């Protein structure tokens, strides 16, 4: 400089190849249980799915491009 994957919660990650409510697990926060903590159960919060623009009636999802990270080539 060229190719290629990857950005969805406070972490790790799923989302079945475009459609009705955006999930799980751990963590936070409450409760319950315990003299108490820890393990256990039960609840609640928490996100406009990396920015931007575009196709579409409808995009986390398809396209361009940015950024940023990993890899392979040179």
């Nucleotide at each position: 400089g060229c190719u290629g994957g990857c950005a969805u919660a406070g972490c790790u990650c799923a989302g079945u190849u475009g459609g009705u409510u955006a999930g799980a697990g751990c963590g936070c926060u409450c409760g319950c249980c315990u003299u108490a903590c820890a393990a256990g159960c039960g609840a609640u919060a928490g996100g406009u799915c990396g920015g931007u623009g575009g196709u579409u009636c409808g995009a986390a999802c398809c396209c361009a491009u940015c950024u940023g990270u990993c890899a392979g080539c040179a």